[in-house]
RNA sequence: GGCCAGAUAGCUCAGAUGGUAGAGCAGGGGACUGAAAAUCCCCGUGUCAGGGGUUCGAUUCCCUUUCUGGCCA
Numbered sequence: 001g002g003c004c005a006g007a008u009a010g011c012u013c014a015g016a017u018g019g020u021a022g023a024g025c026a027g028g029g030g031a032c033u034g035a036a037a038a039u040c041c042c043c044g045u046g047u048c049a050g051g052g053g054u055u056c057g058a059u060u061c062c063c064u065u066u067c068u069g070g071c072c073a
Stems, first nucleotide, its partner, number of pairs: 001072007010025004019056001027043005049065005
């Protein structure tokens, strides 16, 4: 330098032929207990990496930039 994959909650990851975002863990509150642990219940306003375009509507499609990983040279 070329090609491919990826960037979504504190962490690990889902996400629909485009209709406005979820799970587990962690964390907070409560129940239970003499007190803990365990168990059970409740709690998420996330610039969906940045910019632009298409669209009534974009995390999703298109272009571009940045970063991460892999392959080739």
Transfer RNA from an uncultured Coriobacteriales bacterium, 73 nucleotides, folded computationally. Its mean pLDDT, the model's own confidence on a scale to 100, is 80. Rfam family: tRNA.